[in-house]
RNA sequence: UUAGAGUUUGAUCCUGGCUCAGGAUAAACGCUGGCGGCGUGCUUAACACGUGCAAGUCGAACGGGGCACCCCCAAAGGAGUUUUCGGACAACUGCGGGGAAUGCCUAGUGGCGGACGGGUGAAUAACGCGUGAGCAACCUGCCUUGGAGUGGGGAAUAACAGAUGGAAACAUCUGCUAAUCCCGCAUGAUGCAGUUGGGCCACGUGGCUCUUACUGCCAAACAUUUAUCCCUCUGAGAUGGGCUCGCGUCUGAUUAGCUAGGUGGCGGGCUAACGGCCCACCAAAGCAACGAUCAGUCGCCGGACUGAGAGGUUGGCCGGCCACAUUGGGACUGAAACACAGCCCAGACUCCUACGGGAGGCAGCAGUGGGGAAUAUUGGGCAAUGGGCGCAAGCCUUACCCAGCAACGCCGCGUGAAGGAAGAAGGCUUUCGGGUUGUAAACUUCUUUUCUCAGGGACGAACAGAUGACGGUACCUGAGGAAUAAGCCACGGCUAACUACGUGCCAGCAGCCGCGGUAAUACGUAGGUGGCAAGCGUUAUCCGGAUUUACUGGGUGUAAAGGGCGUGUAGGCGGGGACGCAAGUCAGAUGUGAAAACCACGGGCUCAACCUGUGGCCUGCAUUUGAAACUGUGUUUCUUGAGUACUGGAGAGGCAGACGGAAUUCCUAGUGUAGCGGUGAAAUGCGUAGAUAUUAGGAGGAACACCAGUGGCAAAGGCGGUCUGCUGGACAGCAACUGACGCUGAGGCGCGAAAGCGUGGGGAGCAAACAGGAUUAGAUACCCUGGUAGUCCACGCUGUAAACGAUGGAAUACUAGGUGUGGGGGACUGACCCCCCCCGUGCCGCAGUUAACACAAUAAGUAAUCCACCUGGGGAGUACGGCCGCAAGGCUGAAACUCAAAGGAAUUGACGGGGGCCCGCACAAGCAGUGGAGUAUGUGGUUUAAUUCGAAGCAACGCGAAGAACCUUACCAGGUCUUGACAUCUCCUGAAUAGCCUAGAGAUAGGUGAAGCCCUUCGGGGCAGGAAGACAGGUGGUGCAUGGUUGUCGUCAGCUCGUGUCGUGAGAUGUUGGGUUAAGUCCCGCAACGAGCGCAACCCUUGUUGUCAGUUGCUACGGAAGAGCACUCUGGCGAGACCGCCGUUGACAAAACGGAGGAAGGUGGGGAUGACGUCAAAUCAUCAUGCCCCUUAUGACCUGGGCUACACACGUACUACAAUGGCACUUAACAGAGGGAGGCGAAGGAGCGAUCCGGAGCGAACCCCCAAAAAGUGUCUCAGUUCAGAUUGCAGGCUGAAACUCGCCUGUAUGAAGUCGGAAUUGCUAGUAAUCGCAGAUCAGCAUGCUGCGGUGAAUACGUUCCCGGGCCUUGCACACACCGCCCGUCA
Repeated sequence: UUAGAGUUUGAUCCUGGCUCAGGAUAAACGCUGGCGGCGUGCUUAACACGUGCAAGUCGAACGGGGCACCCCCAAAGGAGUUUUCGGACAACUGCGGGGAAUGCCUAGUGGCGGACGGGUGAAUAACGCGUGAGCAACCUGCCUUGGAGUGGGGAAUAACAGAUGGAAACAUCUGCUAAUCCCGCAUGAUGCAGUUGGGCCACGUGGCUCUUACUGCCAAACAUUUAUCCCUCUGAGAUGGGCUCGCGUCUGAUUAGCUAGGUGGCGGGCUAACGGCCCACCAAAGCAACGAUCAGUCGCCGGACUGAGAGGUUGGCCGGCCACAUUGGGACUGAAACACAGCCCAGACUCCUACGGGAGGCAGCAGUGGGGAAUAUUGGGCAAUGGGCGCAAGCCUUACCCAGCAACGCCGCGUGAAGGAAGAAGGCUUUCGGGUUGUAAACUUCUUUUCUCAGGGACGAACAGAUGACGGUACCUGAGGAAUAAGCCACGGCUAACUACGUGCCAGCAGCCGCGGUAAUACGUAGGUGGCAAGCGUUAUCCGGAUUUACUGGGUGUAAAGGGCGUGUAGGCGGGGACGCAAGUCAGAUGUGAAAACCACGGGCUCAACCUGUGGCCUGCAUUUGAAACUGUGUUUCUUGAGUACUGGAGAGGCAGACGGAAUUCCUAGUGUAGCGGUGAAAUGCGUAGAUAUUAGGAGGAACACCAGUGGCAAAGGCGGUCUGCUGGACAGCAACUGACGCUGAGGCGCGAAAGCGUGGGGAGCAAACAGGAUUAGAUACCCUGGUAGUCCACGCUGUAAACGAUGGAAUACUAGGUGUGGGGGACUGACCCCCCCCGUGCCGCAGUUAACACAAUAAGUAAUCCACCUGGGGAGUACGGCCGCAAGGCUGAAACUCAAAGGAAUUGACGGGGGCCCGCACAAGCAGUGGAGUAUGUGGUUUAAUUCGAAGCAACGCGAAGAACCUUACCAGGUCUUGACAUCUCCUGAAUAGCCUAGAGAUAGGUGAAGCCCUUCGGGGCAGGAAGACAGGUGGUGCAUGGUUGUCGUCAGCUCGUGUCGUGAGAUGUUGGGUUAAGUCCCGCAACGAGCGCAACCCUUGUUGUCAGUUGCUACGGAAGAGCACUCUGGCGAGACCGCCGUUGACAAAACGGAGGAAGGUGGGGAUGACGUCAAAUCAUCAUGCCCCUUAUGACCUGGGCUACACACGUACUACAAUGGCACUUAACAGAGGGAGGCGAAGGAGCGAUCCGGAGCGAACCCCCAAAAAGUGUCUCAGUUCAGAUUGCAGGCUGAAACUCGCCUGUAUGAAGUCGGAAUUGCUAGUAAUCGCAGAUCAGCAUGCUGCGGUGAAUACGUUCCCGGGCCUUGCACACACCGCCCGUCA
């Protein structure tokens, strides 16, 4: 001292990428900006540069020159004095000349310094740098220290003078001169070099030293203030350099071979010095897979950033080294250079020019242009520190010290503090109550960091004095006044922080996931909130998170990943014992690891940043001394690893040769006749020129039935008739021999299915390509008929496969078992069997492993070794390059760009033209229909001023609508109203209104107008009218904002939960299994045990019966009245049915089948009842309701019209097509369930009839509707009819203000289509279908519809293969919006 999160899925676990939160920066950009301190500031064009400055100094080296001072002479002028007026004297100024000393300045000669300091990072992959060594192979000015010395000469040359050339720069010639300039001579040792001998040292070439002798060689300069500076030779030191070596130092093998002074030798040359550094000759080497050479990129380090660390990235400022100075080359001088502000040459560029020729080098400091996202002043000073020169004073110093600019970074401070609730105003929001901004403000009290003004005023200066750019700065004191000072980003999750409005897949946002299509916490704005703060965000880059290159610390059966297989080189790794060495290893010591940085503890600036002292650290390298377990190495030894010999058996192991039979095809001949063949069905094809079939003979090629086996052999690919020859490997037994000889294996070499290629053969069958026939929308396919390469052989090439156990090899070494099988052996036996051991090959299974699936002694377990390979998906195993190949192609093998996933295993569903089981009028078996006709009705479409709206597969379409002439009514046209047709509130008035008249289509308007308001607790209220505004109103939109209600799967048998258990988890179990049922109904079994919603039952009705009660019912009373309650009936309460009983089957169960009894028998029939959920199913037009919209209209009223249109299409019904019928007639029958007061309406009467007149009875077990109809008899006799009734004319009836658009009914006349319905399709399993009529709701009137009721009353079900729908189990899946899915290609 180690933190995670989001994102693949319906959900899960894993793999795996992408993204985020942190830190940092020589930064830039956006918005904003008060102060101070300390730092930092061209990362780009090593691009080009105007101007100024950046290296000079010494007169105490030298000769001149100039100036100043002094002395002398002195031209000229001359105040003044004097005069004989001719002149004379003359202070003073002083041209010029000379002299002597002094001071100052200095062009030149000379010395030292310009090789330091300062800049930059272009080159450089190198002994360049870092680190550690070495030079016995070297140099070193100035400096320190030791020794010795400085005698005497000479010759030049700048300056200068003169002359010449040139535009200039500058150059040349002649002449003179000095020195610390230059050159000889002398002297010169303990000097240097060489020769000889001795001693000592060294790894070596060699070094040091002593002695003797000899030979050769080399010096000097002065100056002054007399105290020094300097000079020459020489030894040593210090400092600085030069050279050599070990180790370390980026990427690429799509760079594999490189090198000719290149490698070495001998001899020379050069150098301070070694050396191919250079040269002549000789030899044939040197480097390289431990990566040479080549290419790309790059200054290196101390350090810096990050990180837990290991690492990764980086090298700006500061410090060390290197390299460079416009580009390239070269030397000179010098101690040192091959020299940033020196020289020469060449190139490019710029400038001057008289065109002949010259000058220049900011990667020094400022500064300019340019480039760029981007980086400062042509400032002050040598006061300090340091450097050069000088004896010194001093001069020079863009080194340096300071100031200026920039929030560029780090650090510090401030923008006020305390009190203050009426919780002010304003803003925002609201459920309208409030909430929030918010003690925030105002207000009161206080403070003065900062700011302004004034006063004082440093340290830095070196302790004699003098000397300060910064600077009147820091700092101190006083005064004034809250005064001068807050922004930026964010608020969907990650991630701290939420509301309103606007917008409406638009505008926009976005780091990832993703927001936005009318209620956006995700866009924009506002309010509020969060975070940081003189900054805040964004962008870029690096590290981290990322164990996502894994040394620490990953993997490869299926996620990416094991080479197709073997052999073997280098390399890596390697059995037991003994002895030595000490390379690795471990320990001690020494040297080094610069300073700065970092860490710890102290100190100084008020703190901090910053500066500073001490210690640590610098994990390294080198030297040395030890240890000897392990690795290594040397010697020796062993046998168990490995190998050899011997014995034995097994085998489709390999290569070559020979032989065999069956079958196909073809040929010849015979028999024989019309087809054969082929398919789902066909056709092409073959066949009367004789096929197919059959018999005999022959030819030829290929393959080897049975045996045959999750059997054998082989490294893999692979290997199958029989025999022979040659040959490889494995196994068992034995224990004779060798003695670690072993394992793995980058490159290399070899083998390597099928297809393919080359050459030459062969060719029966099969069969790519191709042809024809089918199938199909098409069919370049699947099917059929043919058919060529090829398949076969020989030789050569290719070198790939799902070359798979998707699993590298080895030997181990280890780690429970069980059960088969092939080979061998042991033991036992008469012979087997059983048992044991080894090798091989399978299955099951524990521990363990794994994401799971699974693996599990044949590991995917445990431990170790070696090789190969992987690092998100796509692009792509593609392109380019190289190598291989005859070609096809193979091996090696990227990037741009693009996505946020791609993927593995498992889970739950849904789905399957997957499987199993089961059910349903689902099919089948039947009956009756629909689809054809006419009509009715609904819908679509069309039309229209309007044909209001909704419903849309099943599950819209005789549906909402249980009834549109007005109304309804929502639609259209026209006419009208605006607080409104309707509701509440406030104020005023007390009337309003009915009736009547006029105008109008009416709404409405005008007039007239009887009676003239009610209640009261006296407050008022009701009612009506008027006024103003709040508001009313909306069948306007959104059923995808909703509630409620409903349909549907489906009356299908399912849907879940608690606890427990299993699984990392999603989940599973229960609910699966064996039976059974209508049923998840019940029984049994079971890691499950229970429970809930569903099923069933409880409810209603119907069928039997008992009992009770009986009026309006009933009748055994002749009728009525009365009586009675047995029967019918009505409606209360009961009984009854439960597989209860018997038998059989079944598992002794559940249950099933049969039987008895019974009115009824296996839920008796029917109904009501609809689990969790699905369909964004239907409905905003029943109702309710959010939001949006209209408000003299999208509201309200009125009249008329429309919803009834009509070329057409569809659905649902009615009536028919006739004889099981039509018509007529007769008489007499038989129901059930309902309805009735603005009603049902009897008897009686009128009318052909609808209907009318009439008005008894009945609020109904009483009266009425009420007549039931199919039934029976007669006739018609198969026709468009005595069928059918549409359409239409005429005449009537009813309802209603009103039947024109647009009602129903009656009579009479008319008499259409239609003769049983194509493809297709519907209902129904018993009192059912079919058929017959009756009633009711709605309703003034209007029924073929709907809802009910009863009458008559069948046929058929073998069965579950198929169609449809559903349930359970199982399987596959790349689907999850769930197959109406997903997805591929082409085109736009």